[in-house]
Molecule: transfer RNA
Organism: Desulfarculus baarsii DSM 2075
RNA sequence: AGGGCGGUAACUCAGCGGGAGAGUGCCAUCCUCACACGGUGGAAGUCAGGGGUUCAAAUCCCCUCCGCCCUA
Numbered sequence: 001a002g003g004g005c006g007g008u009a010a011c012u013c014a015g016c017g018g019g020a021g022a023g024u025g026c027c028a029u030c031c032u033c034a035c036a037c038g039g040u041g042g043a044a045g046u047c048a049g050g051g052g053u054u055c056a057a058a059u060c061c062c063c064u065c066c067g068c069c070c071u072a
Stems, first nucleotide, its partner, number of pairs: 001071007010024004018055001026042005048064005
C1' cells in the first nucleotide's frame, strides 16, 4: 500500500429496508429470620463518525476512524 472480517445497552451478542432486542449485570419489589436462588417490574443505546440512495436505513452505496487477519 491492497484485500477480507468486525464496531448495536456496562459486558457477550442477535437483528440483513418499516416495532432497536436477548442473556448477564444494575435498580426496585415479592419471597426468606437473613443471604443466596427464584418470581415480577424498571432504568440504561448519537446502532463507530460523516455523506448519499429511498416515502422510510442499524440494514444498501461512498469516504473516514478503530480492532483482528491475509498478501506485498